[in-house]
Molecule: SAM riboswitch aptamer (S box leader)
Organism: Rossellomorea marisflavi
RNA sequence: CUCUUAUUUAGAGUGGUGGAGGGAAGUGCCCGAUGAAACCCGGCAACCGUCAAUGAAAAUUGACACGGUGCCAAUUCACUCGAAGCGAAGGCUUCGACAGAUGAGGG
Numbered sequence: 001c002u003c004u005u006a007u008u009u010a011g012a013g014u015g016g017u018g019g020a021g022g023g024a025a026g027u028g029c030c031c032g033a034u035g036a037a038a039c040c041c042g043g044c045a046a047c048c049g050u051c052a053a054u055g056a057a058a059a060u061u062g063a064c065a066c067g068g069u070g071c072c073a074a075u076u077c078a079c080u081c082g083a084a085g086c087g088a089a090g091g092c093u094u095c096g097a098c099a100g101a102u103g104a105g106g107g
Base pairs, nucleotide, nucleotide: 001107002106003105004104005103006102007101008100013041015040016039017038021031022030023029025080026079027078028077042072043071044070047068048067049064050063051062052061053060054059076099081096082095083094084093085092086091
C1' cells in the first nucleotide's frame, strides 16, 4: 500500500511542557491566545488476549485495563452518490452505497 471481515448515536482532564493551528478530502459549519497540533501524565473502553462457567464441538455468558492495539469537542460535526416518500419551491425525512476510522486475519 492492498484484500477479507466486524464495529462505527455509549465512554474518557479546571493537569504539565508547548506555542498556532485543528476537526481525513471538497463544500459548509465549528473548535482554538479563556491556549491549536505534538509530547508527557491522567483517563475511557473488552477489538485481540487472559481467566472462569456451560457445551461433544462451534460457540455463548461473565470477570479482568498488569499483555497487544485503540480512543478521550460536536452522531464518523453535517452534507457529498443512489432509491423511496413528502413539499409550490429552496429543501426535508428514511434507507442503502461510497469514502474515512479502529480491531482481527491475509497478501